Small-subunit ribosomal RNA, 5' domain from a Microthrixaceae bacterium, 507 nucleotides, folded computationally.
[in-house]
Context: one part of a larger RNA
RNA sequence: GGACGAACGCUGGCGGCGUGCCUAACACAUGCAAGUCGAACGAGGUCCAGUAGAGCUUGCUCUCUGAAGACCUAGUGGCGAACGGGUGAGUAACACGUGAGAAACCUGUCCUGGAGAGGGGAAUAACUCGAGGAAACUCGAGCUAAUACCGCAUACCUUCGGAUGGUCGCAUGGCCGACCGAAGAAAGAAUUUCGCUCCAGGAGGGUCUCGUGGCCUAUCAGCUAGUUGGCGGGGUAACGGCCCACCAAGGCAACGACGGGUAGCUGGUUUGAGAGAACGAUCAGCCACACUGGAACUGAGACACGGUCCAGACUCCUACGGGAGGCAGCAGUGGGGAAUCUUGCGCAAUGGGCGAAAGCCUGACGCAGCAACGCCGCGUGCGGGAUGACAGCCUUCGUGGUUGUAAACCGCUUUCAGCAGGGAAGAAAAUGACGGUACCUGCAGAAGAAGCCCCGGCUAACUACGUGCCAGCAGCCGCGGUAAUACGUAGGGGGCAAGCGUUGUCC
Repeated sequence: GGACGAACGCUGGCGGCGUGCCUAACACAUGCAAGUCGAACGAGGUCCAGUAGAGCUUGCUCUCUGAAGACCUAGUGGCGAACGGGUGAGUAACACGUGAGAAACCUGUCCUGGAGAGGGGAAUAACUCGAGGAAACUCGAGCUAAUACCGCAUACCUUCGGAUGGUCGCAUGGCCGACCGAAGAAAGAAUUUCGCUCCAGGAGGGUCUCGUGGCCUAUCAGCUAGUUGGCGGGGUAACGGCCCACCAAGGCAACGACGGGUAGCUGGUUUGAGAGAACGAUCAGCCACACUGGAACUGAGACACGGUCCAGACUCCUACGGGAGGCAGCAGUGGGGAAUCUUGCGCAAUGGGCGAAAGCCUGACGCAGCAACGCCGCGUGCGGGAUGACAGCCUUCGUGGUUGUAAACCGCUUUCAGCAGGGAAGAAAAUGACGGUACCUGCAGAAGAAGCCCCGGCUAACUACGUGCCAGCAGCCGCGGUAAUACGUAGGGGGCAAGCGUUGUCC
């Protein structure tokens, strides 16, 4: 000198774009943050033509029933909830970056191509009845539907077993072909169309393996028993001590094993001429975590933030028998701290889930609010004006110097802010939270808008008074003990400017 997710002191006019718990991965009141589909299904309800009955005030009210239709939805069922959003505790590791490999693998929805859906069955929620419980909720009996569930048939095909031909490869082996046997499907709804089943390929996504790269420490020198390898099995989508039985005695390490400390990694950011050094906020990719620890279930996908189970700590309810909860989602509260925001508006846009669609949901997102926290831009006026006014300060005391064209005064302009009128784009037909916003036009009036730090040298900028090694200053050198340009005040001056200084950290 530059930089900052900054803080502190003094000060503070406007706008645009960004950014905003770095500390306690501390505890959380309240609301919202994941639903949707009636064109899968039964059932219930509301509206309702009409029929019947009753009341009477004679055209209304009530009751029963209720076709067709419309609407609503607790439940069964489907899809989603594994995305999106948060945090960085853990992790020195194939976690990440990069480059390869999988002849050892998986893949819902989507796209392409091929083949197909025949005929049956048994349940169960809802509902009804009954029972238990303070509640959460639970139990028994009975009834019923489906794109829920289960056999059977069929098999272009797939898998497995047997026997076999061709071809290819770096090994295990891969690919192609014909034969025999066994096993394996399906669901309908609707007006177009959307679905269902099997197979092959693709896209996108995921899983695994390896080479290589990136912290400190030797005041850590030896570490290791599923340890290292083999055979056989189990398990997995799949290879593998991943797990198990048996066998062998190996494996790693001064090119730093093992241990300890620290830490999410990267694209990048800051600085620097570069080499490098430091960092990893915002944005983007990957990873890990979701009160703490453990486990599996469902599913194409989780060992699952707003799912389940167990244990623990904590909080709450309780009729004491038993239950409920998890903000490192968005706001917000307490606490900690030098320190970090609104319990806002909207689904209009973009994107996501469901749905045939209309649409519903979406604290993702789009906006608004707060904060000079940062960057950028603008303004606080311009021109003239010398009786060089008054006043202040200095003074060699003068018809002096200086503040100073500064003021007054004259003329002009109106950015921004203010008031009034008009008024968007963003939206493809409709639909705009932002928002009567941006922007445009008009009006009034210099009107509403300047501070902070410094002035001994480094380092731009000097005098007076006060003080008297006191009070104080200070980044370093150092100032102050009676003439202080270094302390305090004033005048003057210098620098930067809606900021200016200080502190901290990095280069």
The coordinates come from a structure-prediction model, not an experiment, and the mean pLDDT is 85. Its Rfam family is "Bacterial small subunit ribosomal RNA".